Notes
A computed fold for a 361-nucleotide part of an RNA from Chamaecyparis obtusa, annotated as small-subunit ribosomal RNA, central domain. The RNAcentral record of the full RNA draws on SILVA. The source organism's lineage runs through Eukaryota, Streptophyta, Spermatophyta, Cupressaceae and Chamaecyparis. Rfam family: Bacterial small subunit ribosomal RNA. Rfam links the family to the GO terms ribosome and structural constituent of ribosome.

Context: one part of a larger RNA
RNA sequence: CUAGGUGUAAAGGGCACAUAGGCGGUGAAUCAGGUUGGAAGUGAAAGUUGCCAACAAUUGGCGGGGUGCUUUUGGAACCAAUUCACUUGAGUGAGAUAGGGGAGAGUGGAAUUUCGUGUGUAGGGAUAAAAUCUAGAGAUCUACGAAGGAACGCCAAAAGUGAAGGCAGCUCUCUGGGUCUACACUGACGCUAGGGUGCGAAAGCAUGGGGAGCAAACAGGAUCAGAUACCCUGGUAGUCCAUGCCGUAAAUGAUGAGUGUUCAUCCUUGGUCCCCAACUACUAUAGCUAGGGCUGGAUCAGGGGCCCAGCUAACGUGUGAAACACUCCACCUGGGGAGUACGGUCACAAGACUGAAACUC
Repeated sequence: CUAGGUGUAAAGGGCACAUAGGCGGUGAAUCAGGUUGGAAGUGAAAGUUGCCAACAAUUGGCGGGGUGCUUUUGGAACCAAUUCACUUGAGUGAGAUAGGGGAGAGUGGAAUUUCGUGUGUAGGGAUAAAAUCUAGAGAUCUACGAAGGAACGCCAAAAGUGAAGGCAGCUCUCUGGGUCUACACUGACGCUAGGGUGCGAAAGCAUGGGGAGCAAACAGGAUCAGAUACCCUGGUAGUCCAUGCCGUAAAUGAUGAGUGUUCAUCCUUGGUCCCCAACUACUAUAGCUAGGGCUGGAUCAGGGGCCCAGCUAACGUGUGAAACACUCCACCUGGGGAGUACGGUCACAAGACUGAAACUC
């Protein structure tokens, strides 16, 4: 480079924003750079090829062909360029609407622990069984009170929401995004994205606070042949808060982003429209406004179950595709050596990113 691939065999970047680049709706007009037809010139000789002469090879003569380049003259579908327009892609406005989306502040009740006081007397606790431990300096239990920290039971769900990581007691303030509806407006403003920038669980690091419970390390008691473990009693970093770093995870849907097209069926979340029973607060030959659905129905946007075709090595997937197509990016190419060495960049460090070879099977 070509080809084939990336759910589980090697292989989708943790996630987003966005630059270069690549790709890109509809209808006209112009232009003629790419593209395309013709003509002319050039395209040395040798070589190649046809005929002729003489011929073993060879040689000689005449002709053909000739990618390409230059000039000129046409064509106008497509790509590019310029101009004008369009509304379906994209966006803005308007009216509704759901939500553990984010940040800050305040606040609540259970429970654990500790402390104080009262009552009260002999064990308590632990385990398979024990012991270490705790208790006559009065424990455990019980009642009342106080302090302090962390997490938010039920609701709770295949539920919701966010780009991902993630997000849950309650209230307030600030704030991002989404969905639906019917119109109005802008008029291709779009998709993807190398490098770049930002976000990014837990653990860890730095400084200063905080420290109830839990608990690496550590200590003791058991178990065991041993037991640097599993079990028990303790227990420090840490877990929590503020600020700054780190930048990794089985960061998983092990499935990149976007667009379009495709058989049924069941459930669920949020809208909109239609239908209707009961009902009578608004209002009664009326109304779906609040609260509702005897199988309620339709349609958008999500979340799930099962399945046809198709795909798949099989498992399975199956309108939220792993189907059928297109665009762009990332990545893979036998196992080990090895995500190692060296070099480079980043980091306070721990380390992260990039990333071989010899050798061997």